RNA sequence: GCUGGGAGCGGUGAUGGAUCCCGCCGGGGCGCAGCCGCCCGAACCGCCGCCAGGGCUGAUGGUUCCUGACUCGUC
Numbered sequence: 001g002c003u004g005g006g007a008g009c010g011g012u013g014a015u016g017g018a019u020c021c022c023g024c025c026g027g028g029g030c031g032c033a034g035c036c037g038c039c040c041g042a043a044c045c046g047c048c049g050c051c052a053g054g055g056c057u058g059a060u061g062g063u064u065c066c067u068g069a070c071u072c073g074u075c
Stems, first nucleotide, its partner, number of pairs: 009026005016066003020062002027040005046056003
């Protein structure tokens, strides 16, 4: 220096927050650069449709709780 594996960590999973669990991504460049900053990139950015300024579901990736919004009922 290259390749593979493991651990840790970061990002992300169509609308807010949190626990736990799960999936996916994690490369490059510059600044004297390990900590720092900036830029590019990855994962990611719902469905239907006659493609019309049309239609539909959900605050979860999953579970539970909280918060917000809407509707109905009770006190």
About this RNA
RNAcentral holds the sequence, with entries from Ribocentre. Predicted 3D model of a 75-nucleotide RNA (Fluoride riboswitch aptamer (crcB RNA motif)) from Cellulosimicrobium sp. Of the family's consensus pairs, 100% are formed in the model. NCBI's taxonomy places the organism under Bacteria, Actinomycetota, Actinomycetes, Micrococcales, Cellulosimicrobium. Its mean pLDDT, the model's own confidence on a scale to 100, is 76.